[in-house]
């Protein structure tokens, strides 16, 4: 220098192909029940500029362009 993949909740991830109603799950944290006390279990609450900017669209996490960060391969 060239190519490919990844970035969504504190953490691990789904959703993206084929755009559509309030963006979800598990786990964690917090409170409660249970228990002599913990653990486990159950209930409730708490959760997001969907890496950033721009474009197209009535409408973008998902499409197009650029950038940033990470990983792999080629030279």
């Nucleotide at each position: 220098g060239g190519g490919c993949c990844c970035a969504u909740a504190g953490c691990u991830c789904a959703g993206c192909a084929u755009g559509g109603a309030u963006a979800g799950a598990g786990u964690g944290c917090c409170g409660g029940a249970c228990u002599u006390c913990u653990a486990a279990u159950c209930c409730g609450a708490u959760g997001g500029u969907c890496a950033a900017g721009g474009g197209a669209u009535c409408g973008a996490a998902g499409c197009c362009c650029u950038u940033u960060g990470g990983g792999c391969c080629c030279g």
Molecule: transfer RNA
Organism: Candidatus Nitrosopumilus koreensis AR1